[in-house]
């Protein structure tokens, strides 16, 4: 310098003026005013998971339903994170995948003879067979999965024996599986010994099996105050409602639905929290423990903005300079530097709060891997 | 804000235990019929099943993400 890969950090800076939304103090009888201090993100987003919080039994039993899925750890919890194991890809950094298909059911279009304890189309082989011109051919009956061909997929590989011809039919070696056993490891698993039958295919983001987890709803949850109206009408019910899958059980005494009517107010929940920063310790790491310090939006149809100045980013244009190439003094094209001009500075905007994942994103910096050049 | 649903031809819809040519009606275009038109008859065009990735031999259909659209949810008596 070029190419790649994963992770971390930043997300224009400073100043002045004018505003917007909360908080505190002071002045004022009140309206209001003055001063001080604060005011979006890494994703605030999608709402895909998990939890806190609130109500319904502080949530119970069974079936169903849903989710997760190698092992160990982290955590409040997780479909997250860390470390490892096995398989695959890459030169590498690194990335992707992960229970069970020898429990059962199901599916596999077209092609093909046959699509799963399979199957004889061509081929190979046999003959008490029949026919033709004998060694050969055709037909018929049978054997055969080595070869051809079909397909996404066709029931281990290779050599020898064996056979009429073949074939794990038999044997040696190799690969894989199952059972027993030994060693290492917490474990997934790894390495070895013995035996077995020769080999059992794919799909579980089809049903299913196994193990584990999950009660439902959501801040428009919930609580309080105030105002107003017709505290009205109809229906379903005790085999009901809470409980929104069903049954049991618990609980309530009246409950629910529809039509019609009224209000469109205030307070709370509300931001101090699994919080942030620094230091020390433990752990490979995720993370945990201890100490010190800090307070960091809380609005509620929704504030966090605008203008100007200086500097910075990015490309465009203009002017000047340096240099290289092409053809005939000059012109054209390219690279770099300086100055100026008008622009541009991504994705995106908190709405009860956290932990994750995913998606969007102009660019910049740092670390990692491979290659080239130079010293 | 929270909860849920949908997307197939110009329009309205079929098509789902995954199977290769994705259909129907209306509309459009061309032709026939008619003096001309309507109606009727015949024929044709028109779709990458909202977009992307994955599972699978194979995806409109199954899984994930994105985009667009739609519905419901306040309190009091």
């Nucleotide at each position: 310098c070029c190419g790649g890969c994963c992770g971390g950090c930043c997300a224009g800076a400073c100043g002045a003026c004018c505003g917007c939304c909360g908080g505190g103090u002071c002045c004022g009888a009140a309206a209001g005013g003055a001063c001080c201090g604060g005011g979006a993100g890494g994703a605030a987003a999608g709402u895909c998971c998990g939890g806190g919080c609130u109500c319904c039994a502080c949530a119970g039993g069974g079936c169903g339903c849903g989710g997760u899925g190698c092992u160990g750890g982290g955590u409040a919890a997780c479909u997250c994170c860390c470390a490892g194991c096995g398989g695959g890809g890459g030169u590498a950094a690194c990335c992707c995948c992960g229970g069970g298909a020898a429990a059962g059911c199901g599916c596999a279009a077209c092609a093909g003879a046959a699509a799963g304890a399979a199957a004889a189309c061509c081929g190979c082989c046999u003959u008490c067979g029949u026919c033709u011109u004998u060694u050969a051919g055709a037909c018929a009956a049978g054997g055969u999965a080595a070869g051809g061909g079909u397909g996404a997929a066709a029931c281990g590989g290779c050599g020898a024996g064996g056979u009429a011809a073949u074939a794990g039919c038999u044997c040696a070696c190799c690969g894989g599986c199952c059972g027993a056993u030994c060693a290492g490891g917490u474990g997934a698993c790894u390495g070895g010994u013995c035996g077995g039958g020769c080999c059992a295919g794919g799909c579980a983001a089809g049903c299913c099996c196994c193990a584990c987890c999950g009660g439902g709803a959501g801040c428009a949850a919930g609580a309080c105050c105030a105002a107003a109206u017709a505290g009205g009408g109809g229906g379903a019910c005790g085999c009901a409602g809470g409980c929104g899958g069903c049954c049991c059980g618990c609980u309530u005494a009246g409950u629910c639905c529809c039509c019609g009517g009224g209000u469109u107010g205030g307070u709370u929940g509300c931001u101090u929290g699994a919080a942030c920063u620094c230091c020390g310790g433990g752990g490979u790491a995720a993370c945990c423990c201890g100490g010190a310090g800090u307070c960091u939006a809380g609005a509620g149809g929704a504030a966090u903005g605008g203008u100007c100045g200086u500097c910075g980013u990015c490309g465009u244009c203009u002017g000047g300079g340096u240099u290289g190439g092409u053809c005939g003094g000059g012109a054209c094209c390219g690279a770099c530097c300086c100055a100026g001009a008008a622009g541009u500075c991504a994705c995106a905007g908190a709405a009860c709060c956290c932990g994750g994942c995913u998606u969007a994103c102009c660019g910049g910096c740092c670390g990692c891997c491979g290659g080239g050049c130079u010293g | 804000g929270c909860g849920c649903c949908c997307a197939u031809a110009g329009c309205u819809c079929a098509g789902u235990u995954g199977g290769a040519u994705a259909g129907a009606g209306c509309g459009u275009u061309g032709g026939a019929c008619u003096a001309c038109g309507a109606a009727u008859c015949c024929a044709a065009a028109g779709g990458c099943c909202a977009g992307a990735g994955g599972u699978u031999c194979g995806a409109a259909u199954c899984c994930u993400c994105u985009u667009g659209g739609g519905c419901g949810c306040a309190c009091c008596a």
About this RNA
Predicted 3D model of RNase P RNA and transfer RNA as a complex of 452 nucleotides. Rfam match: Bacterial RNase P class A. The family's RNA type in Rfam is ribozyme.